[in-house]
Context: one part of a larger RNA
RNA sequence: GGAUGAACGCUAGCGGCAGGCCUAACACAUGCAAGUCGAGCGGUAACGCGGGAGCAAUCCUGGCGACGAGCGGCGAACGGGUGAGUAAUGUAUCGGAACGUGCCCAGUCGUGGGGGAUAACUACUCGAAAGAGUGGCUAAUACCGCAUGAGACCUGAGGGUGAAAGCGGGGGAUCGCAAGACCUCGCGCGAUUGGAGCGGCCGAUAUCUGAUUAGUUAGUUGGCGGGGUAACGGCCCACCAAGACGAUGAUCAGUAGGGGAACUGAGAGGUUGAUCCCCCACACUGGCACUGAGAUACGGGCCAGACUCCUACGGGAGGCAGCAGUAGGGAAUAUUGGUCAAUGGAUGGAAGUCUGAACCAGCCAUGCCGCGUGCAGGAAGAAGGCCUUCUGGGUUGUAAACUGCUUUUGCCAGGGGAUAAAAUGACCUUGCGAGGUUAAUUGAAGGUACCUGGUGAAUAAGCCACGGCUAACUACGUGCCAGCAGCCGCGGUAAUACGUAGGUGGCAAGCGUUGUCC
Numbered sequence: 001g002g003a004u005g006a007a008c009g010c011u012a013g014c015g016g017c018a019g020g021c022c023u024a025a026c027a028c029a030u031g032c033a034a035g036u037c038g039a040g041c042g043g044u045a046a047c048g049c050g051g052g053a054g055c056a057a058u059c060c061u062g063g064c065g066a067c068g069a070g071c072g073g074c075g076a077a078c079g080g081g082u083g084a085g086u087a088a089u090g091u092a093u094c095g096g097a098a099c100g101u102g103c104c105c106a107g108u109c110g111u112g113g114g115g116g117a118u119a120a121c122u123a124c125u126c127g128a129a130a131g132a133g134u135g136g137c138u139a140a141u142a143c144c145g146c147a148u149g150a151g152a153c154c155u156g157a158g159g160g161u162g163a164a165a166g167c168g169g170g171g172g173a174u175c176g177c178a179a180g181a182c183c184u185c186g187c188g189c190g191a192u193u194g195g196a197g198c199g200g201c202c203g204a205u206a207u208c209u210g211a212u213u214a215g216u217u218a219g220u221u222g223g224c225g226g227g228g229u230a231a232c233g234g235c236c237c238a239c240c241a242a243g244a245c246g247a248u249g250a251u252c253a254g255u256a257g258g259g260g261a262a263c264u265g266a267g268a269g270g271u272u273g274a275u276c277c278c279c280c281a282c283a284c285u286g287g288c289a290c291u292g293a294g295a296u297a298c299g300g301g302c303c304a305g306a307c308u309c310c311u312a313c314g315g316g317a318g319g320c321a322g323c324a325g326u327a328g329g330g331a332a333u334a335u336u337g338g339u340c341a342a343u344g345g346a347u348g349g350a351a352g353u354c355u356g357a358a359c360c361a362g363c364c365a366u367g368c369c370g371c372g373u374g375c376a377g378g379a380a381g382a383a384g385g386c387c388u389u390c391u392g393g394g395u396u397g398u399a400a401a402c403u404g405c406u407u408u409u410g411c412c413a414g415g416g417g418a419u420a421a422a423a424u425g426a427c428c429u430u431g432c433g434a435g436g437u438u439a440a441u442u443g444a445a446g447g448u449a450c451c452u453g454g455u456g457a458a459u460a461a462g463c464c465a466c467g468g469c470u471a472a473c474u475a476c477g478u479g480c481c482a483g484c485a486g487c488c489g490c491g492g493u494a495a496u497a498c499g500u501a502g503g504u505g506g507c508a509a510g511c512g513u514u515g516u517c518c
Stems, first nucleotide, its partner, number of pairs: 001518004006514005013371006019364002021329001027326002030324003035074003040071002043067002047065003050061004081282003090207007099199003104195008112146001114144002121136006152161003166187006174181002208254003215245003220242004225237003257279004261272004284305005307318004335361001337360003343357001344355004374405004384396005410455006419445001425438005462507005467488003473502005483490002
């Protein structure tokens, strides 16, 4: 000199863009953060409509709009947070073979015919509660056989194994009392092939410090045979052999998430790993599996532990390293805000619903950038202050006053888009992607940005330094005191070094100090 997720002191007008618990992976009150589908199902708790009974109050009725709870499907493994652990089951780069894959895309073949349950509901019982039990009724795209088998898998090549589910819209003839059958379109379902993307696994190389850590290892190293897995493998097991690693640093100990990158530097290098992107790990601590295409699952489950809470003392409930917020720790880090308008995600045929992802707003000079605090003229060189060799002079200083001008910003008033010439819906065309036409709408930010007019110099400057390094000097006070100080060093009676004042220098909505890195 540059840099900073900074802090502290003094000061502070505005805007844009960014950033904001580095400490206790400490404990958490409260609210929200993952739901959705009635076009899978039986139904009907609430609301509304219709119908019926009744003079009325009211009652009945799933018939309709809808829909609490329930069964079922998809999602909840994404998105969001944190960096505790991890020195290699990680990451980066380059390779590899023994694998998996819901949704999506392309292709092929199917979607026939049956059955038994169960929640909801109802009747009862137990319990303080959380919740649980027994009997009875019922449905399905829930569950289970049977049939079929193009392809798939197994095979001793003969053969064997194993599948599915329906729902919605429209309709000419025919059949049917009707529902409907039937036809057609759409969404689904089963099997299978390929793809895309994603994921699991293996190897090589690189990846901090310590030898005041020198030996380490028994499923250890390899083989044979099995088990297990989606898959290779001591991953696991029985048997056999005695190997395997190590001064090219094993083992042990300490420290640490890794990378893209960031800071600095002419570079080589050094340092760092906040924000953004990729990967990994974790979710009160430890362990375990279940479900599932995918988890050994942050807002799922079980067990143990610590802690907190409820209790009728028998027993129960909980997990902010999601967004806000609280206590605590700390030098230190924000609102218990708005909206789903856009982008994206889940679900749904769709309308839509949900979304603390996201987009916005609030707070903070935390940083970077930009703007302003006026401009021009103006000497009686005013007054005042300070200095002085003191009737004088110098300086503050064109500075002020005064005259003219301007109006950024501020305040007042008016106008004011883009983010949506979107998307969605309906209709038409089309073999399908898709295209066309058309109606009614939809903006949190926000009456904001921006524009125009009015007003009036009006609303707006500080901080640090002035002995040398280092730009900038005098007076007074103090008297080795009080104090200063980055280094050298100042201060003991004329201190340009302390304190104050005037003046001057530097930077400027900042300035200085401290910490850390180059």
Molecule: small-subunit ribosomal RNA, 5' domain
Organism: metagenome